[in-house]
RNA sequence: CUCGAUAAAGGCAAACCCGUCGUGAGGCGGGGACGCAAAGCCACGGGUCUUCAACGAGAUCGCCGGGUUACCGAAG
Repeated sequence: CUCGAUAAAGGCAAACCCGUCGUGAGGCGGGGACGCAAAGCCACGGGUCUUCAACGAGAUCGCCGGGUUACCGAAG
């Protein structure tokens, strides 16, 4: 460096419920855990979704790829 263990310490938190913001996809806070080795961060490419008559404007990084930063350390 690659890699990711029935290791250790710690972390995040789907569905659902409550509150709140938004036309909406969804966001945020609390409860809650299905999962996650980047489920940290970035809408850069594709996908999906919302809104709009259309142009356009948005959402999602827990859909995939890419970029970037990072804890721990068995085996190979």